[in-house]
RNA sequence: CCGUGCGGGAGAGUCUCCGCGGACCGGGCGACCGGUCGUGACGGAGCGCCGAAGGGGCAAAUCCUCCCCGGAACCUCUCAGGCGCCAGGACCGCGCGGG
Numbered sequence: 001c002c003g004u005g006c007g008g009g010a011g012a013g014u015c016u017c018c019g020c021g022g023a024c025c026g027g028g029c030g031a032c033c034g035g036u037c038g039u040g041a042c043g044g045a046g047c048g049c050c051g052a053a054g055g056g057g058c059a060a061a062u063c064c065u066c067c068c069c070g071g072a073a074c075c076u077c078u079c080a081g082g083c084g085c086c087a088g089g090a091c092c093g094c095g096c097g098g099g
Stems, first nucleotide, its partner, number of pairs: 001098008013047001015046005022037006048083003054079001055077003062070001
């Protein structure tokens, strides 16, 4: 330095609308109508937001002077990703293996 196991690990709408399906209640001869729930079981659209996977960008220092190149990040951009839970997660700790 790399990989791996375990533990810790933040932020931001469980937003709005449409479609499909389900359960419950009421009405109805029936077709069906109205309402409630919530389904993470799905698809689509819109706006807002987060940044600690990854990705992009940049300063100073940088052999005497000048020029060019290089020049980090949890800084920044937000492409990607994320905004209930799960998962992921820079980074930290411990263990193991390899270079």
Overview: The RNA shown here (Glycine riboswitch aptamer) has 99 nucleotides and comes from uncultured Nocardioides sp. Model confidence (mean pLDDT): 75 of 100. It matches the Rfam family "Glycine riboswitch aptamer". Gene Ontology term of the family: glycine biosynthetic process. The RNAcentral record of the sequence draws on MGnify. The organism belongs to Nocardioides, within Bacteria.